[in-house]
């Protein structure tokens, strides 16, 4: 010092350090910016939930193959309950479909250098609420991190 991101900036008490009327870092408080959620009328959606629920930050969605494949459901056995047709449980195969996972590939979207020819690299995650939440004034709540490059 660039850069991805709201993530800077200022003032207080305490404490620690040092070249010691100051400067510097760290807890915690306050306050401006700056970002994020909740939350009327209108409007929007009227179907939505039934449990494979719903939302939220974020560029980070959706697809397509290959393995793996939960819980439930048919079906067949075989056991045990009732008096029995057959129902109801449990074991064991087996059949479609399949919530999630891994890997591959792609993509909606993003970012960066260069430059004004339209190339080239990257990313296309993670976490978060808890069954609830559409828009939304006044209100009300929370965040100011983290990670990469050079030298």
């Nucleotide at each position: 010092c660039g850069u991805c991101g709201a993530g800077u900036c200022c003032g207080g008490u305490g404490c620690c350090g040092c070249a010691c009327a100051g400067c510097g870092g760290c807890c915690c408080c306050g306050g401006a910016g700056c970002c994020g959620g909740g939350g009327a009328c209108c409007c929007a959606a009227c179907c939505u939930u039934u449990c494979u629920g719903g939302g939220g930050u974020g560029a980070a969605u959706c697809c397509c193959g290959u393995g793996c494949g939960a819980g439930g459901c048919g079906c067949g056995a075989u056991c045990g309950u009732g008096g029995g047709a057959c129902a109801c449980g449990g074991u064991c195969g087996u059949g479609a479909g399949g919530a999630g996972c891994a890997c591959g590939g792609g993509u909606a979207g993003g970012g960066c250098a260069a430059g004004u020819c339209g190339u080239g690299c990257c990313c296309g995650a993670a976490c978060c609420c808890g069954u609830c939440a559409g828009c939304u004034c006044a209100c009300c709540c929370g965040g100011u991190a983290g990670g990469c490059g050079u030298a």